[in-house]
RNA sequence: CAAGUAGACCGGGUAACCGCCGCGCCUCAGGGCGGGGAGGAAAGUCCGAGCUCCACCGGGCAGGGUGCUGGGUAACGCCCAGGAGGGGUGACCCUACGGAAAGUGCAACAGAAACAUACCGCCCCCUUGGGGGGGUAAGGGUGAAAUGGUGAGGUAAGAGCUCACCGGCGGCCGGGUGACCGGCCGGCCGUGCAAACCCCACCCGGAGCAAGACCGAAUAGAGGGACAUAAGGACGCCCGGCCUGUCCCCGGGUUGGUCGCUUGACCCCGGCGGUAACGCCGGGGCUAGAGAAAUGGUUACCGCCCCGUUUCACGGGGUACAGAACUCGGCUUACAGGUCUGCUUGGCUC
RNA sequence: GGGCCCGUAGCUCAGCGGUAGAGCAGUGGACUUUUAAUCCAUCGGUCCUCGGUUCGAAUCCGAGCGGGCUCACCA
Numbered sequence: 001c002a003a004g005u006a007g008a009c010c011g012g013g014u015a016a017c018c019g020c021c022g023c024g025c026c027u028c029a030g031g032g033c034g035g036g037g038a039g040g041a042a043a044g045u046c047c048g049a050g051c052u053c054c055a056c057c058g059g060g061c062a063g064g065g066u067g068c069u070g071g072g073u074a075a076c077g078c079c080c081a082g083g084a085g086g087g088g089u090g091a092c093c094c095u096a097c098g099g100a101a102a103g104u105g106c107a108a109c110a111g112a113a114a115c116a117u118a119c120c121g122c123c124c125c126c127u128u129g130g131g132g133g134g135g136u137a138a139g140g141g142u143g144a145a146a147u148g149g150u151g152a153g154g155u156a157a158g159a160g161c162u163c164a165c166c167g168g169c170g171g172c173c174g175g176g177u178g179a180c181c182g183g184c185c186g187g188c189c190g191u192g193c194a195a196a197c198c199c200c201a202c203c204c205g206g207a208g209c210a211a212g213a214c215c216g217a218a219u220a221g222a223g224g225g226a227c228a229u230a231a232g233g234a235c236g237c238c239c240g241g242c243c244u245g246u247c248c249c250c251g252g253g254u255u256g257g258u259c260g261c262u263u264g265a266c267c268c269c270g271g272c273g274g275u276a277a278c279g280c281c282g283g284g285g286c287u288a289g290a291g292a293a294a295u296g297g298u299u300a301c302c303g304c305c306c307c308g309u310u311u312c313a314c315g316g317g318g319u320a321c322a323g324a325a326c327u328c329g330g331c332u333u334a335c336a337g338g339u340c341u342g343c344u345u346g347g348c349u350c
Numbered sequence: 351g352g353g354c355c356c357g358u359a360g361c362u363c364a365g366c367g368g369u370a371g372a373g374c375a376g377u378g379g380a381c382u383u384u385u386a387a388u389c390c391a392u393c394g395g396u397c398c399u400c401g402g403u404u405c406g407a408a409u410c411c412g413a414g415c416g417g418g419c420u421c422a423c424c425a
Stems, first nucleotide, its partner, number of pairs: 001346010012302007020037002023034004039321001043332002046330005051208004063204005068082005083097001084095004098199002103197002105193003119140002121136006148166006167189002169186007212259004221250001223249005231244003266285008303319007351424002353419005360374004368405001376392005398414005
């Protein structure tokens, strides 16, 4: 210098004028002054929580979710670290990555055969000839997939039949918290699919701020159901039933106000512990809260991009994705342009 | 704002791992003097898009896009 890889961040600036939505103070109630006012995703609503109401003895079934191991966290399907497998020369990246010898199911077409199979071929025996019986998965052919792979020995031809190496499975020993790794032994050896049913382990009550609470206004309940019968009412008394009571459903009315509402698992700096995610301690900060919904517009200069004349310079056009609605932690998706840092590979120069 | 549902031929829908179908519509022909009806034939598909699982995906899984819920999904 070029190409790449991983991570962090910015995402227009300044000034003037005119507006919009909250807050505080003053007020002669007209207003005046001061201060605040979108995001990294406010988005999708895909996960997890706080909060609120309803339900709830406990356990199980059903249903749903997660799925290598260890840790972090309020929690998670998130994050960190590690293991295994795969890709890349490398930095580094990707992985829904439990179980297929618990059982069931599926594997279209082709093919002899897709689960217990001999079509061609090869070998042996019988046979006058056609052919018949048997052995064989080494070769051909079909297929996405064909009975562990390669080589040697062996054999009538073959075959883990035997041996060496490799892969898997099982056992033993050692290391590691664990996933797993290493060594030795045993010929034990046909598949794939669990994002098919299923098995195993763990987790999960439902609804959502239009939750919910209060006030006001309005009105049609002689509608249906549950509970309580403590008290009261009618009857002289008791039981039962009825009315008054509470809640739910249905029907009808009202669509006004206040709270919930923004200080929070919050942000910044420093120290300590931890490989890290993160935690603890100390100091500092306050950062929209509307209710059909504000956060805007104009002008000037500068920045950036494109086009034209093209050395400066000038002219014209443009300036990403988007936009709060109870609040957080994540994930995912969209995004013009730009900055910084670590690392890798290649080239050149000293 | 929250919650729920859907996307397959021009329209309405079926198909839910193994070659994408039906009805209506369209086109051509037959019948008829002609039209309609009827009969025969035929055309027509990025199964909303992208990625994944699988030998194989419209179908299973994830992400995105679009649409609907109209008094009568929720105050």